[in-house]
Context: one part of a larger RNA
RNA sequence: UGACGGGGACCCGCACAAGCGGUGGAACAUGUGGUUUAAUUCGAAGCAACGCGAAGAACCUUACCAGGGCUUGACAUCUGACGAACCUUUGUGAAAGCAGAGGGUGCUCUUCGGAGAGCGUCAAGACAGGUGGUGCACGGUUGUCGUCAGCUCGUGUCGUGAGAUGUUGGGUUAAGUCCCGCAACGAGCGCAACCCUCGCCCUGUGUUGCCAGCACGUCGUGGUGGGAACUCACGGGGGACCGCCGGGGUCAACUCGGAGGAAGGUGGGGAUGACGUCAGAUCAUCAUGCCCCUUACGUCCAGGGCUUCACGCAUGCUACAAUGGCCGGUACAACGGGAUGCGACACCGCGAGGUGGAGCGGAUCCCUUAAAACCGGUCUCAGUUCGGAUUGGAGUCUGCAACCCGACUCCAUGAAGGCGGAGUCGCUAGUAAUCGCGGAUCAGCAACGCCGCGGUGAAUGCGUUCCCGGGCCUUGUACA
Numbered sequence: 001u002g003a004c005g006g007g008g009a010c011c012c013g014c015a016c017a018a019g020c021g022g023u024g025g026a027a028c029a030u031g032u033g034g035u036u037u038a039a040u041u042c043g044a045a046g047c048a049a050c051g052c053g054a055a056g057a058a059c060c061u062u063a064c065c066a067g068g069g070c071u072u073g074a075c076a077u078c079u080g081a082c083g084a085a086c087c088u089u090u091g092u093g094a095a096a097g098c099a100g101a102g103g104g105u106g107c108u109c110u111u112c113g114g115a116g117a118g119c120g121u122c123a124a125g126a127c128a129g130g131u132g133g134u135g136c137a138c139g140g141u142u143g144u145c146g147u148c149a150g151c152u153c154g155u156g157u158c159g160u161g162a163g164a165u166g167u168u169g170g171g172u173u174a175a176g177u178c179c180c181g182c183a184a185c186g187a188g189c190g191c192a193a194c195c196c197u198c199g200c201c202c203u204g205u206g207u208u209g210c211c212a213g214c215a216c217g218u219c220g221u222g223g224u225g226g227g228a229a230c231u232c233a234c235g236g237g238g239g240a241c242c243g244c245c246g247g248g249g250u251c252a253a254c255u256c257g258g259a260g261g262a263a264g265g266u267g268g269g270g271a272u273g274a275c276g277u278c279a280g281a282u283c284a285u286c287a288u289g290c291c292c293c294u295u296a297c298g299u300c301c302a303g304g305g306c307u308u309c310a311c312g313c314a315u316g317c318u319a320c321a322a323u324g325g326c327c328g329g330u331a332c333a334a335c336g337g338g339a340u341g342c343g344a345c346a347c348c349g350c351g352a353g354g355u356g357g358a359g360c361g362g363a364u365c366c367c368u369u370a371a372a373a374c375c376g377g378u379c380u381c382a383g384u385u386c387g388g389a390u391u392g393g394a395g396u397c398u399g400c401a402a403c404c405c406g407a408c409u410c411c412a413u414g415a416a417g418g419c420g421g422a423g424u425c426g427c428u429a430g431u432a433a434u435c436g437c438g439g440a441u442c443a444g445c446a447a448c449g450c451c452g453c454g455g456u457g458a459a460u461g462c463g464u465u466c467c468c469g470g471g472c473c474u475u476g477u478a479c480a
Base pairs, nucleotide, nucleotide: 001480002479003477004476005475007474008473010471011470012469013468015464016463019427020426021425022424023423026318028316029315030314031313032312033311034309042053043052064304065303067301068300069299070298073127077126078125079123080122081121082120083119086103087102088101089100090099091098092097107116108115109114129293130292132291133290134289139286140282141281142280143278145276150189151188152187153186154185155184156165157164158163169180170179171178195270196269197268198267200238201237202236203235204234205233206232210227211226214225215224216223241264244258245257246256247255248254320420324379325378326377327376328375329374336367337366338365341360342359345356346355347354348353386417391412392411393410394409395408396407397406433456434455435454436453437452438451439450
């Protein structure tokens, strides 16, 4: 000087408390440990591994296994020889491949001998190749403490020196934010602001969007003429600064109240992550030193496996019902996506879906009926008209192919489950809770995941004694 303390002082954070909803019990889904296996590829390991890499494992992917093949190789550059490329086709085989048959003689240059480009075959070797090892050799990227308020430097001064000072102190702040004081005076990286978005207003422009007034038309609809007000769209600007007033206060601020305002004290949300810590993670995105393999640790193929299942854990989903289930009627979104695509509408099918197919590269058409809600009816507390696992049968769709191992539909079946021990998690407002919708990946899909969007919409916060994490000062130390 740091680090640490079941030392002290002060202060923060859904840290506790106050509340609301979960999880831990059940079934299922997913991940993981273990077990099993020829293989169940590999990585991730307290917080910060475990719906994580994987935003899509039937083949492919695929790295794993057993088997069938190849050895200058699936891929790159170079040399030589031969053949145009290429197309059609036979046998064999699971395929990779192997063995043949037929057609075909192009393009550029040319001294008509040939040369070249491109592709293929053969040969030889230089080499290729490796998701083999080392993340404790590295780059890059990234998690974490933590969006915590800190981390430093120059000069000066003090100290023999390590170092200190500044950065401590008194106030204040979300903040090393600002003020005052001070042997310090300044500065840098962080904080804040500048950026995006939501909320109000003005203005410009009105198509595919809008329809107040005028006219036309319709069973009805901005449907039509037209309009440029309104909504909205996307460009530009304004607006908030403790700026104004009052009480308190030396200052900075803070607090209480008020005016104005769409918004009030950082207006809400996002992006943004200092010096560093954990030899944190990644050699399997990529890149790369060294080591290792080279008829194999490379490469091609078909099949299997990554989907096992006594069990443990983690994250979710669905429930256990009446604030509910079922049936009928009826209303209101936003974000997005669409050409090998979205597919209106009509017909067929109980349905998944099928057949035909308008329109739309889309403010125009489609996905697209949002659901909860509301109105009416029914059930009457029961393992039930709750719950839907599991299983049997029949199908649909995608795809070369759904046996291992897809999703969905219909009929039947109807398991556990009556609110969950110790414990433990999230959340302070348009939040929690609850309800549906869209998208990426993607042929299809194991999505109940993830990333977004809107609808309905709470409760509680006395307070900082305690638990956890953190900041600052101080103190002790046998630790560095």

Overview
Predicted 3D model of a 480-nucleotide part of an RNA (small-subunit ribosomal RNA, 3' major domain) from an uncultured bacterium. Model confidence (mean pLDDT): 85 of 100.